[in-house]
Context: one part of a larger RNA
RNA sequence: CCCUCGUUAAGGAACUCGGCAAAAUGACCCCGUAACUUAGGGAGAAGGGGUGCCAGCUUUUGUGUAAGAAAACUCCCAAGCAUCAGCUGGCCGCAGUGAAUAGGCCCAAGCGACUGUUUACCAAAAACACAGGUCCCUGCUAAGUGGAAACACCACGUAUAGGGGCUGACGCCUGCCCGGUGCUGGAAGGUUAAGGGGAAGGGUGCAAGCUCUGAACCGAAGCCCCAGUAAACGGCGGCCGUAACUAUAACGGUCCUAAGGUAGCGAAAUUCCUUGUCGGGUAAGUUCCGACCCGCACGAAUGGCGUAACGACUUGGGCGCUGUCUCAACGAGGGACUCG
Numbered sequence: 001c002c003c004u005c006g007u008u009a010a011g012g013a014a015c016u017c018g019g020c021a022a023a024a025u026g027a028c029c030c031c032g033u034a035a036c037u038u039a040g041g042g043a044g045a046a047g048g049g050g051u052g053c054c055a056g057c058u059u060u061u062g063u064g065u066a067a068g069a070a071a072a073c074u075c076c077c078a079a080g081c082a083u084c085a086g087c088u089g090g091c092c093g094c095a096g097u098g099a100a101u102a103g104g105c106c107c108a109a110g111c112g113a114c115u116g117u118u119u120a121c122c123a124a125a126a127a128c129a130c131a132g133g134u135c136c137c138u139g140c141u142a143a144g145u146g147g148a149a150a151c152a153c154c155a156c157g158u159a160u161a162g163g164g165g166c167u168g169a170c171g172c173c174u175g176c177c178c179g180g181u182g183c184u185g186g187a188a189g190g191u192u193a194a195g196g197g198g199a200a201g202g203g204u205g206c207a208a209g210c211u212c213u214g215a216a217c218c219g220a221a222g223c224c225c226c227a228g229u230a231a232a233c234g235g236c237g238g239c240c241g242u243a244a245c246u247a248u249a250a251c252g253g254u255c256c257u258a259a260g261g262u263a264g265c266g267a268a269a270u271u272c273c274u275u276g277u278c279g280g281g282u283a284a285g286u287u288c289c290g291a292c293c294c295g296c297a298c299g300a301a302u303g304g305c306g307u308a309a310c311g312a313c314u315u316g317g318g319c320g321c322u323g324u325c326u327c328a329a330c331g332a333g334g335g336a337c338u339c340g
Base pairs, nucleotide, nucleotide: 001335002334003333004332005331006330007329008328010326011325014324019321027051028050029049030048031047036041038169052091053090054089055088056087057086058085061082062081063080068075069074092096104319105318106317107316108315109314110313111311112310116128117127132167133166134165135164136163137162138161144153145152146151170306171305172304173303175236176235177234180233181232182229183228184227185226186225189224190223191222195218196217200213201212202211203210204209237255238254239253240252241251264298265295276292277291278290279289280288
């Protein structure tokens, strides 16, 4: 010096990206317990008190003898034994769950409802799943899936079933656009293959014929076309002016669009400018919380906004506690090191 432990004056997070690590809390009994809430919870909330031994007294429960009752089992039970709770008094120590094992807590915010699942071996999460919601397909030889096929799964199921997509408890809700793409529907029309059809023409032949080319016209699905459909893929404007201070613009004009972003939320896990501005918290706060709205570039099942409970999640603050630190010291064991 290193590792693993123990203790430490005064201070107590000043350490640090961050209380990481350590310390602290800890069992049982009693008292007591807020906001909020889906009325279950939250809750072991928080915060307090007690706990040993000896004696006495009052009790609890079990067993149970004698006596008594019953006369068959048995019932009820002084005593005795074991045992529960409490009261009073006394005793000892620094200390009584005397050792060991045994929650730290609170406030606020984000995300995800929850219990679960995951990157075997750097990620456990806000990711996946989930119950619930919704859309589409499927009438049974089902749809879908595997398989050149036979066949199998689905399912020895039958639309309260099965498959697929999206969303993700619950509460309040889920606006406008069908022009594009997709899907669904459409006895018309246009286009359109093989095929049918044969007008007309060519070759050859004396001819009959053989052979070749071939116009109208009739020909599916598809596409065009016409509708519907957004919890289908997706999309949801610009410029100019205007009110008796100023500023702003309820209002007006104009251009474009399929339609121009509704409710709610908003410097946000989204805000570039930005440490925006104001307020709170601090002596001091690029983080945090509450507002504002000028949303570079939120927004409604690629769901929007809330939300009790839950979380080895993330963020900010506080109490307690401490060698994290001021600032290091001592001790123990094991190494390193020296000698053998």
Molecule: large-subunit ribosomal RNA, domain IV
Organism: bacterium